[in-house]
Molecule: c-di-GMP-I riboswitch aptamer
Organism: Solirubrobacterales bacterium
């Protein structure tokens, strides 16, 4: 130095919910707030969840049709603080 690992120290992020705002919606952004997180930093590449349009349409179905969204669902990729066992 790198990998694995997660004690110490310094810190960091921010679930639900509430308010405002954008969006048809899932959901995003800002403020408050902490359930938790050693990548809960970044990326829609694979799987999956959710929304929406399209088709058939009576119930309902197609999803091997399109678009969108979720990175705090899983996998993967990239970057990264500290350095005990």
């Nucleotide at each position: 130095a790198c990998a694995a690992c997660g004690a110490c120290a310094a810190g960091g992020c921010a679930a639900a919910c509430c308010c405002g705002u954008c969006g048809u919606g899932a959901g995003g952004c800002g403020g408050g707030g902490a359930c938790g997180c050693a990548a809960a930093g970044c990326c829609a590449c694979g799987g999956g969840g959710c929304c929406u349009c399209c088709c058939c349409a009576a119930c309902g179905g197609g999803u091997c049709g399109g678009g969108g969204u979720c990175a705090g669902c899983c996998g993967g990729g990239c970057c990264a603080c500290c350095g005990a066992a």